[in-house]
Context: one part of a larger RNA
RNA sequence: GGACAAACGCUGGCGGCGUGCCUAACACAUGCAAGUCGCACGUCCUGGCUCUUCUGCGGAGGAGCGAGGGAGUGGCGGACGGGUGAGGAACACGUGGGUGACCUACCCCGAGGUGAGGGAUACCGAGGCGAAAGCCUCGACAAUCCCGCAUAGGUCUCUCCCUUCAGCAGGAGAGGCAAAGCCGGAAACGGCGCCACGGGAGGGGCCUGCGCCCGAUUAGCUGGCUGGUGGGGUAAUGGCUCACCAGGGCGAUGAUCGGUAGCUGGUCUGAGAGGACGAGCAGCCACACUGGGAUUGAGAACGGCCCAGACUCCUACGGGGGGCAGCAGUGAGGAAUAUUCGGCAAUGGGCGCAAGCCUGACCGAGCAACGCCGCGUGCAGGAAGAGACUCUUCGGAGCGUAAACUGCUUUUCUGUGGGACGAGUACGGACGGUACCACAGGAACAAGCCUCGGCUAACUACGUGCCAGCAGCCGCGGUAAUACGUAGGAGGCGAGCGUUGUCC
Repeated sequence: GGACAAACGCUGGCGGCGUGCCUAACACAUGCAAGUCGCACGUCCUGGCUCUUCUGCGGAGGAGCGAGGGAGUGGCGGACGGGUGAGGAACACGUGGGUGACCUACCCCGAGGUGAGGGAUACCGAGGCGAAAGCCUCGACAAUCCCGCAUAGGUCUCUCCCUUCAGCAGGAGAGGCAAAGCCGGAAACGGCGCCACGGGAGGGGCCUGCGCCCGAUUAGCUGGCUGGUGGGGUAAUGGCUCACCAGGGCGAUGAUCGGUAGCUGGUCUGAGAGGACGAGCAGCCACACUGGGAUUGAGAACGGCCCAGACUCCUACGGGGGGCAGCAGUGAGGAAUAUUCGGCAAUGGGCGCAAGCCUGACCGAGCAACGCCGCGUGCAGGAAGAGACUCUUCGGAGCGUAAACUGCUUUUCUGUGGGACGAGUACGGACGGUACCACAGGAACAAGCCUCGGCUAACUACGUGCCAGCAGCCGCGGUAAUACGUAGGAGGCGAGCGUUGUCC
């Protein structure tokens, strides 16, 4: 000098774009953050219409249709999106390869199929228990729920042949394996689905070469530990796991141990080489009160389940509930970090044929000079030059065209009026009566901070008297201090200026 997710002191007019718990991965009140589908299914409630039975003409009952709502079964989604950086020195990450050792819902392409039956259960009804959370028994009933059967070009498993380094591909044989309906329509048919298969796209698993911090005041480390055979397990290789057998494997090219740390694209600095860092944005990883476990599923668990623990809340003391490292917000910690805001209008996501519903993702607004950038606080004229103030050799000098005064302008500001783009040929705009435009008014409401001994740009007076104080280094202050304090003046930067901290 540059930089900062900064903080502190003094000061502070506006706008645009960004950024905003770096500390306690401390604890959390409250609200919201993941639902949706009635075109899969039965049912209950509300009110409406149509038909019908009875009637004392008030109405009561039954069937059907469509509407709104409730819980339930079923499907898809809750594995994405959002947060955090605790752990982890590791194939975690980066980069290059391998997979003849693998998986992939929804989507796209291709080609084939969708036959005939059976069963259970929630909601519901009846009865019961409990303070609650919730639960038990009996009874009936539906489906795109569950299960046999049929069919099998196909696929899977096993055996053999062939092939290969090898579990690829190909051939033969044996055995196993499917399916569901719904909507529109008078129908024909059409649409959405369903089943098995081949391919694609995108996504992932596993393996591997190389790269990846400090300490030797850590030198030896290792028992599933190294390899084999076989069994199990997985989508899949593998000591992943187990039985048996062998005795291996790693290490000064730093094993092991300890410390520290999420990694990267990048960011800052630097002429570069390099050094330091990894906030925001993007990719990957890991975690979700702490530890463990499985279930469902194509895929696994922040707002799912179970167990244990700590904490906390409710309780009728028998027993139950909870997990903000989602968005806001609270307490605590701290030098320090924001609103319990608006909207789904846009972009994107989930569900749905759709209408649409949900979406604290997101888009916006609010707060903060926290950063960067832009603008303003007026412009011109105006005296050998007012007053005040300061200095003075008392003559004067400085402040200084500065002010007053005259003329002008209106960025900004205030008021009034108009008023968007963003929205795709329709409907729909949170932002927003915002941006922007026009007119009117009036110089109006808007300057500070640090420094002035040398480094380093800027000097005098007074006060003080090794005191009070200053200070980045050298050093100033003990009676004339350009170094302390104040004043006048000056220098620097300017809505900022200084200080502190950190990196180069």
Molecule: small-subunit ribosomal RNA, 5' domain
Organism: mine metagenome